[in-house]
This is a predicted structure of a 1493-nucleotide RNA (small-subunit ribosomal RNA) from an uncultured rumen bacterium.
RNA sequence: AGAGUUUGAUCCUGGCUCAGGAUGAACGCUAGCUACAGGCUUAACACAUGCAAGUCGCGGGGCAUCAUGGGGAGUAGCAAUACUUCCUGAUGGCGACCGGCGGAUGGGUGAGUAACGCGUAUCCAACCUGGCCCUAUCUCGGGGACAGCCCCUCGAAAGAGGGAUUAAUACCCGAUGUUUCCAUGUUUCCGCAUGUUUUCAUGGACAAAGGCAUUUGCCGGAUAGGGAUGGGGAUGCGUCUGAUUAGGUUGUUGGCGGGGUAACGGCCCACCAAACCUUCGAUCAGUAGGGGUUCUGAGAGGAAGGCCCCCCACACAGGGACUGAGACACGGCCCAGACUCCUACGGGAGGCAGCAGUGAGGAAUAUUGGUCAAUGGCCGUAAGGCUGAACCAGCCAAGUAGCGUGAGGGAUUACGGCCCUACGGGUCUUAAACCUCUUUUGUUGGGGAGCAACCGGCGCCACUAGUGGCGUCCUGCGAGUACCCUUCGAAUAAGCAUCGGCUAACUCCGUGCCAGCAGCCGCGGUAAUACGGAGGAUGCGAGCGUUAUCCGGAUUUAUUGGGUUUAAAGGGAGCGCGGACGGGAGAUUAAGUCGGCUGUUAAAUGGCGGCGCCCAACGUCGUCCUGCGGUUGAUACUGGUUUCCUUGAGUGCGGCAUGGGCAGGCGGAAUUCACGGUGUAGCGGUGAAAUGCUUAGAUAUCGUGAAGAACUCCGAUCGCGAAGGCAGCUUGCCGGACCGUUACUGACGUUUAGGCUCGAAAGUGCGGGUAUCAAACAGGAUUAGAUACCCUGGUAGUCCGCACAGUAAACGAUGGACACUCGCUGUCGGCGACAGACAGUCGGCGGCCUAGCGAAAGCGUUAAGUGUCCCACCUGGGGAGUACGCCGGCAACGGUGAAACUCAAAGGAAUUGACGGGGGCCCGCACAAGCGGAGGAACAUGUGGUUUAAUUCGAUGAUACGCGAGGAACCUUACCCGGGCUUGAACUGCGCAGGGAUGGGCGAGAGAUCGUUCAGUCAGCAAUGACCUGCGUGGAGGUGCUGCAUGGUUGUCGUCAGCUCGUGCCGUGAGGUGUCGGCUUAAGUGCCAUAACGAGCGCAACCCCUUCUUCCAGUUGCCAUCGGGUGAUGCCGGGCACUCUGGAGGGACUGCCGCCGUAAGGUGUGAGGAAGGCGGGGAUGACGUCAAAUCAGCACGGCCCUUACGUCCGGGGCUACACACGUGUUACAAUGGGGGGUACAGCGGGAUGCCACCGGGCGACCGGGUGCCGAUCCUGAAACCCUCCCGUAGUUCGGAUUGGGGUCUGCAACCCGACCCCAUGAAGCUGGAUUCGCUAGUAAUCGCGCAUCAGCCAUGGCGCGGUGAAUACGUUCCCGGGCCUGGUACACACCGCCCGUCAAGCCAUGAAAGCCGGGAGUACCUGAAGUGCGUAACCGCUAAGGAGCGCCCUAGGGCAAGACCGGUGAUUGGGGCUAAGUCGUAACAAGGUAACC
Repeated sequence: AGAGUUUGAUCCUGGCUCAGGAUGAACGCUAGCUACAGGCUUAACACAUGCAAGUCGCGGGGCAUCAUGGGGAGUAGCAAUACUUCCUGAUGGCGACCGGCGGAUGGGUGAGUAACGCGUAUCCAACCUGGCCCUAUCUCGGGGACAGCCCCUCGAAAGAGGGAUUAAUACCCGAUGUUUCCAUGUUUCCGCAUGUUUUCAUGGACAAAGGCAUUUGCCGGAUAGGGAUGGGGAUGCGUCUGAUUAGGUUGUUGGCGGGGUAACGGCCCACCAAACCUUCGAUCAGUAGGGGUUCUGAGAGGAAGGCCCCCCACACAGGGACUGAGACACGGCCCAGACUCCUACGGGAGGCAGCAGUGAGGAAUAUUGGUCAAUGGCCGUAAGGCUGAACCAGCCAAGUAGCGUGAGGGAUUACGGCCCUACGGGUCUUAAACCUCUUUUGUUGGGGAGCAACCGGCGCCACUAGUGGCGUCCUGCGAGUACCCUUCGAAUAAGCAUCGGCUAACUCCGUGCCAGCAGCCGCGGUAAUACGGAGGAUGCGAGCGUUAUCCGGAUUUAUUGGGUUUAAAGGGAGCGCGGACGGGAGAUUAAGUCGGCUGUUAAAUGGCGGCGCCCAACGUCGUCCUGCGGUUGAUACUGGUUUCCUUGAGUGCGGCAUGGGCAGGCGGAAUUCACGGUGUAGCGGUGAAAUGCUUAGAUAUCGUGAAGAACUCCGAUCGCGAAGGCAGCUUGCCGGACCGUUACUGACGUUUAGGCUCGAAAGUGCGGGUAUCAAACAGGAUUAGAUACCCUGGUAGUCCGCACAGUAAACGAUGGACACUCGCUGUCGGCGACAGACAGUCGGCGGCCUAGCGAAAGCGUUAAGUGUCCCACCUGGGGAGUACGCCGGCAACGGUGAAACUCAAAGGAAUUGACGGGGGCCCGCACAAGCGGAGGAACAUGUGGUUUAAUUCGAUGAUACGCGAGGAACCUUACCCGGGCUUGAACUGCGCAGGGAUGGGCGAGAGAUCGUUCAGUCAGCAAUGACCUGCGUGGAGGUGCUGCAUGGUUGUCGUCAGCUCGUGCCGUGAGGUGUCGGCUUAAGUGCCAUAACGAGCGCAACCCCUUCUUCCAGUUGCCAUCGGGUGAUGCCGGGCACUCUGGAGGGACUGCCGCCGUAAGGUGUGAGGAAGGCGGGGAUGACGUCAAAUCAGCACGGCCCUUACGUCCGGGGCUACACACGUGUUACAAUGGGGGGUACAGCGGGAUGCCACCGGGCGACCGGGUGCCGAUCCUGAAACCCUCCCGUAGUUCGGAUUGGGGUCUGCAACCCGACCCCAUGAAGCUGGAUUCGCUAGUAAUCGCGCAUCAGCCAUGGCGCGGUGAAUACGUUCCCGGGCCUGGUACACACCGCCCGUCAAGCCAUGAAAGCCGGGAGUACCUGAAGUGCGUAACCGCUAAGGAGCGCCCUAGGGCAAGACCGGUGAUUGGGGCUAAGUCGUAACAAGGUAACC
């Protein structure tokens, strides 16, 4: 210090999440030691038991108990003596009692409290203070009681009552009275004021207690003053949230007079006045003890208030007073209430939020421990007593800190696990064993602290004579602990979490959107580094993780330190009180501001520097500590006061433009209607129609009239207005701006919460008006539907007056004001100048740009720049501008304005693509123009479906379907049934045993196979090997799965013209530029232009075939010349000229000419040429797309099977058949069919072959047989042409189907072959919607060859040649594609995205007749205890006083009506969420009616 997450990618905005630290924690797994700190956060719930506040006998009477002394009696004993018992308060002491002091401290808790409660500062001239310290003075004389004890009574008890007697430091009276207090007068000082200090005089009032020692002493008592300490009160400032709480208050605010108090005060009371608080937030509601501090943070802040310290409050919930220095009192009292307990039912007792402990609650928090040794408290003269304060110990990893679980050496780097592999290995791993060493901890035995100083006793010394000092003795719970020495011995001691990214750490197996994980993004659907296990690794370590909470990161509430054109966010506009801010100069002041000094800021904590526990944590010492106050200075700035100024602002005067506002008057055109004329059959309307109007005369046209509304042209990038908005002409009234002048005022200004006013359209009320247009509505169309778009009608409304409403995408999506910051250009108004030029200046309205700003788009003197001031507003999306509440409104509705819940995004700008029922340009048999087909028939073939034991598998829009298959009768074959085999059908290593291998025969069997028999012998000298068989073993084998793990290959876009790179430049970036633009091309082909310059893969060319030609060569080809020969033939000699063959070259390049063009290039019935503008064809397929196809061609990872998913064999199936589709063949005929006759090819193939020729057969073919391993031999081309018949017919068309008979191949033609002959002779007469191919040697048509192959289901595929057309105006439209461009909410990319109702499930929430509950308040009734007040009967002495009674107040109770808050509620409203429901298609493209408010 940042990171992950919105996108295909980018930048930004913005939320969510993570890494850090922390905790009084809890939970999971684990656990050796020590030190220090900590330990009910929940039920201020209820509590058994014990303890937590007593002490003083030197205040007192006493003597229940204990001890001692004395005395008496008894027992035992010789006695001393011991024991028992009685008496005796005589002594030590002491239960209970009277009395004093203390129980107001200490300890606990945080319920209440939003308050002078707390913090801080100041004040009390308005106060108190026991004990303590100092000072002064005093301490005299009397008296009567009450407890206890004793007696009696009541009661279960708790307890109560009566009588008698009694002491005191208890109580009372009297004396003294310095002082003090009160009253009056007097005097002095001080204070801001009320006030107050001092002096003196007079009058009045009030004191006391003794005890112990006795020696003078000590401890007390009284009065007064002072100090210290503690407390009380007042005030300034600070102190949570809500305005969906806006008004609150009647002792309320103040005064006078009283009462009360320690004291001020409405604290209380009577009277008088009517005030007081509050938008600078009163009141109300909710929540909460406050602070020192703690956590976090760079800080500013934010959050918290456990332990420790200070303050406050409370003590079962409420009220009350008493006592006292102090309480309205935790372990006191009274009352009332709830609860618990006892009870004899009459009545009583109690209060752990003290320490332990129990139950309950809860995720959760300890021992019914020890000691007063220390520190401290109370009492006491003291010894001492008490002390759950405190100090210790116990339990708990609950925190922080420290230590350990060993160290060194040791390799065959073992076994084993795990993983990989190139088969060598790697890793756990120096790890272990083993050797050496150490001993913290542990264990054995021993030693053994500090914490202790007091006090007190004894002794000594000093002096002021009861204090101080010295010595000694006594005092330790913890604890025989810490610590030290010693024994033994690596001995007793490691886990937890994580390993996809963030985030350090990776593999295997299992699982298969299951089980599960997850903080966010997200993993898991058969190869999961993300689930579970394992191995390994990483992190931390006696701990590690998880959960919860806080701060941080988050500049994500922004003071430091944010924003508002489009991301959330400028109020619709103006006026303006309060507020905030404010021009120049001088003077003054010193509030803000700055400095010095000073008080305080408790301690602890924290920072820094030392010191002490071995170190650290911890402890201790020193120092610092943002604040507040006082005092004294400074005066620039801000503020206050004051005097001036003119430039801000305003006023006057003179001009000028204006669709600024209001009211009145007037005008023409158009529209509709009415009437009249002319006139006749339609009009109108639409994409096309229809509804509608019209022979009762429409529409059209002419004339006249009526009505209402709006103002054509001018008109504009224009003007005016604050905004909304404003347009015929004219009159009146009213407003503002601008310019000029510089006369006047002299900062009079800016902004503005609340407030007031204005405010389009629609809407509302009342009254008018109503021509047009037109929601609703009706009809007609459209449509699957059409409650729409289109059409015909049509009412509110549109118009006017008055009143309401108060909202708009009320927009420049840009608040107002002022100042400053380059320019160019257009225009409106004014001025100056003048020449209708040109430039200047002020104010407007526009355009383009500099700097700068901005995420970018863009803004840019009219800022979104640079600054100042004020206002408004924003803080993720949805829920929602909704609900509830309140305010406004006649209503509609408006203003204000949440939460639960839910998501990880929502969003802005720009980029690249893709897309569009966007645009431009261009191409293609894409359309069009043509020719021939398919779709109808029959058959062939493939597919789907169905069937089946099986009909093996794959291919499925284009890009599957005569496809893999270039050839399924067996085989093939993968499928099915059955029969066999299990080292296996094939291949191979090793071991053992046997044997040849091999071939034949016979038998069984469907065969595989089995049995039997005969023959038989390879190499080597041998061992042995080759080969076979059996057994065993390591490999095998699989057309089993995954083409979504892959290689390779292939299809398609597409032979489309594209796809990229380097450097440079532009941009924050994605990216752009280049590759765009103009022209051109088949082409990103080229030329020109150009922040680009070049280059690569593609295009083209290079390659092959073909068309012309030259050269070379000349057999098997050829035959012109020469010769020979035949029935005939290059048949032969010969030749290589020609044809031809096959090698090497040439040739074509817009090269030449004309025209057009800058060029590239285009063009011409141009020339020449075999060929002309790429001559034709082929091969060649860029970056990529479709998770396209193929694991069954092959290869290959992984998974699966192993007497079977392997393998052998027989048979069957792949050939099934209601049906549907694709591709083909043959036809439907006369441009034809049949018979006869008769020409002309090319590519090829051939030895298990092609087969001439001869013979047989109607024929398929058969029997002979020459030639040919091929330019040599073999292989009838057909259409065509000639001729005859057929004459439009289901035919002499068509040939399916079927019957019969044959041929051939083959082990075998039944399922299931082809061919031949005879016979049979089906559908079909040119094919609906729709659809396919083709632009020239092409389509069409005709035959020929080849591969596979025993044969063939071939009509298929691949080739070859023969004959040989028609048409293209053109690019509007359909399809596909290319380039450029504007749009986009798409990016799985339009087969996209996405909206709403309905249906289903779940969730939270609003309303609701009501029902239930809560706290606070009000009125009335009642009213305990208690203070106060009043008071004749009683007590007391006729006193003081008390009892009793009464009054006021009041806790509580009762009752009543409301307000507020919460829960629940049949039903109901919308909302959110939920892989694959229904209906439509609203939005995103011109989204198919532009969208939106």
The coordinates come from a structure-prediction model, not an experiment, and the mean pLDDT is 84.